[in-house]
Molecule: Bacterial RNase P class A
Organism: Gammaproteobacteria bacterium
RNA sequence: GAGCCGGUCCAGGCAAUCGCGCGUUCGUCAUCGGCGAACGUGAGGAAAGUCCGGGCUCCACAGGACAGGGCGCCAGGUAACCCCUGGGGGGCGUGAGCCCACGGAAAGUGCAGCAGAGAGCAGACCGCCGCGCCGAAGGGCGCGGCAAGGGUGAAACGGUGCGGUAAGAGCGCACCGCGAGCGUUGGCAACAACCUCGGCUAGGCAAACCCCGCCCGGAGCAAGGCCAAAUAGGAGUCAUGGCGCGGUCCGCGUUCGACUCGGGUAGGCCGCUUCAGGCGACCGGUGACGGUCGUCGCAGAUGAAUGAUUGCCCGCGACAGAACCCGGCUUAUGGACCGGCUCACCA
Numbered sequence: 001g002a003g004c005c006g007g008u009c010c011a012g013g014c015a016a017u018c019g020c021g022c023g024u025u026c027g028u029c030a031u032c033g034g035c036g037a038a039c040g041u042g043a044g045g046a047a048a049g050u051c052c053g054g055g056c057u058c059c060a061c062a063g064g065a066c067a068g069g070g071c072g073c074c075a076g077g078u079a080a081c082c083c084c085u086g087g088g089g090g091g092c093g094u095g096a097g098c099c100c101a102c103g104g105a106a107a108g109u110g111c112a113g114c115a116g117a118g119a120g121c122a123g124a125c126c127g128c129c130g131c132g133c134c135g136a137a138g139g140g141c142g143c144g145g146c147a148a149g150g151g152u153g154a155a156a157c158g159g160u161g162c163g164g165u166a167a168g169a170g171c172g173c174a175c176c177g178c179g180a181g182c183g184u185u186g187g188c189a190a191c192a193a194c195c196u197c198g199g200c201u202a203g204g205c206a207a208a209c210c211c212c213g214c215c216c217g218g219a220g221c222a223a224g225g226c227c228a229a230a231u232a233g234g235a236g237u238c239a240u241g242g243c244g245c246g247g248u249c250c251g252c253g254u255u256c257g258a259c260u261c262g263g264g265u266a267g268g269c270c271g272c273u274u275c276a277g278g279c280g281a282c283c284g285g286u287g288a289c290g291g292u293c294g295u296c297g298c299a300g301a302u303g304a305a306u307g308a309u310u311g312c313c314c315g316c317g318a319c320a321g322a323a324c325c326c327g328g329c330u331u332a333u334g335g336a337c338c339g340g341c342u343c344a345c346c347a
Base pairs, nucleotide, nucleotide: 001343002342003341004340005339006338007337008336009335010334012313013312014311015310016309017308018307020042021041022040023039024038025037026036027035028034029033044319048330049329051328052327053326054325055324056220057219058218059217068216069215070214071213072212073087074086075085076084077083088102089100090099091098092097103211104210108209109208110205111204125150126149127146128145129144130143131142132141133140134139158176159175160174161173162172163171177200178198179197180196181195183194184193185192186191224270225269226268227267234261235260236259237258238257241256242254243253244252245251277296278295279294280293281292282291283290284289314317
């Protein structure tokens, strides 16, 4: 001077006045409650997207299987996870570091544009070599052998080297790669190193179908529960007034009425914020995290509060507004600062 990683804090500040939600206390009105006063408190790091996981609530449910969906190296953490931590493997970077849906392609089916001779048990365009014929020669033609070199492509049926050969070729050998041996050693494991064997047979794609393993019931706070004017329909009881059967009475049926139950609309209440909670110390652990002790109380609205005005100051202020609650991920975003590390140059 470039750069990598991790973490902390602020979210313009102060003052005055006015105003709003919630809680507590007091006063007042005849309780519920209303009104008033005082005090306390009042958005976020993402409150967002609603993408995962869980709590909570209601519904369903003997068990198993199928379908469907999700996940997919190993170990650990956690209430749980597609999250986090540590490790393994692969890729990128000089490096600090960063990224990875990272099971199976010798079960099956399928796919591969263009280019190219040939794209899956393929292939000979240029080329190399041998023999024969023609030609004065450069060379040409034919029959064979080959796949080293060139060329095409994202990919051409292992790579490099030596030997070998007419030229070549795992044809032979060494090393690398690949595969096999449930080999030996280390590791809880993923895996790694090494040994022996196989001349190579086994190309790529599974966020293509599929196969294997594991997991998954549905709906969501407008969940769900309580109180309860009204209305419709319902049940019961009661006079018995109307109507029907009947000439009349009793009786029966029916309808209306009253009351009660029930129902649940408007409205009100609960759920509703104390919590897998924050902070600090110590202990265990590489770490995620866990344990013990201490300490703190931190929005709860329901047309929905957290604002407005003025003054002063500064480094002139981004993204953005809770709505049942937590743990994550992702996305948006201004500034201040701290720690660790890498590379280059100079002394």